[in-house]
Parts: sequence; C1' cells; structure tokens
RNA sequence: GGUAUUCGCUGGGGGUGCCACGCUGCAAAGCGGGGCUGAGAUCAGACCCUUUGAACCUGACUGGGGUAAUGCCUGCGCAGGGAAGCAUGAUCGAGAAGCC
Repeated sequence: GGUAUUCGCUGGGGGUGCCACGCUGCAAAGCGGGGCUGAGAUCAGACCCUUUGAACCUGACUGGGGUAAUGCCUGCGCAGGGAAGCAUGAUCGAGAAGCC
C1' cells in the first nucleotide's frame, strides 16, 4: 500500500411464553418473590438478528415425541414473508486483528 476473513461502526429489524405459590379481587385480572426452556421470558441504554437473512412473522386451533405446563424438543422448512450500508465511507458518525 492492497484485501475485506473475523470483529467492529452507523442505521435498521425482532421477541417477551409456560407453571404453581402468597397477597388483593365475586370473577377476569393485578402485584410480589420463585420454578422451566432460552442469547433474551420487558434488569431493555439489554439481548438476538440484519439479504451468505430459521432473529422474527405467517401457515398454525399444524404432524410426532416429551413435560407439572408451555413453540419444551423435532418435523413441516432448497414453503411464503422478513431489516443494509461502510475500509476516509455512509448528509453526522470509529477503528482492531488476520491475510497478500
């Protein structure tokens, strides 16, 4: 000096379920501290994902297995959707390692 593999930067997208217990309540439900799976179950200024896209949504009141229960596991799934740019650049907005 080059490259753009990993990270990163900026922007963007996304989810928040199940269970019993205590208190309140006619009930629905709310609040509190716990249990299960998970990165995350509203600790969030967090976490995950961002087109090389199963993060997440739809199909789905879905097939099979399992559980105290639940999308808890697996299939469906080269099904349909789904948020992008950057190496001085993106209106503002930083670089590190690797490789040559």
Annotation:
TPP riboswitch aptamer (THI element) from an uncultured Hyphomicrobiales bacterium, 100 nucleotides, folded computationally. Its Rfam family is "TPP riboswitch aptamer (THI element)". From the family's description: Vitamin B(1) in its active form thiamin pyrophosphate (TPP) is an essential coenzyme that is synthesised by coupling of pyrimidine and thiazole moieties in bacteria.